[in-house]
Molecule: c-di-AMP riboswitch aptamer (ydaO/yuaA leader)
Organism: Bacillus andreraoultii
């Protein structure tokens, strides 16, 4: 010294400033789901399928562990274009949250080590 990544910077008694996530109105959106079992004038009730979040990381196929894909990341001054190459994960909440001013409330981790070509604009 650079990369993913919100996970930094400053002060250093205390702590601030910074970035980022969830939840919470109005209007707006959206909603009354399948299936079995019980029951009634109509209703309701049980039970098994469930929802949601943070990320790019969703989905589809499959001769069975692979292929392919929405998508997302690098190439060192910065931005766009090409082209090469990688990633396309985990994980949390607990039957439950659409959007969301006031308000609450939570994180500032963890892992790596790239460097090709053009135009432009900045800077020395």
């Nucleotide at each position: 010294c650079g990369c993913u990544g919100a996970a930094a910077c400053a002060a250093u008694u205390a702590u601030g400033u910074a970035c980022g996530g969830g939840g919470g109105a109005a209007c707006c959106a959206a909603a009354u789901u399948g299936a079995a079992u019980u029951g009634u004038a109509a209703a309701a009730a049980u039970u098994c399928a469930g929802g949601g979040g943070u990320g790019a990381a969703u989905c589809c196929u499959u001769u069975u562990u692979a292929g392919g894909u929405a998508g997302g990341g690098c190439u060192a001054u910065u931005c766009a274009a090409u082209a090469u190459c990688c990633c396309g994960a985990a994980u949390c909440c607990g039957g439950c949250a659409g959007c969301u001013a006031a308000c609450c409330u939570c994180g500032u981790a963890a892992g790596c080590g790239u460097c090709a070509u053009u135009g432009a604009a900045a800077g020395g």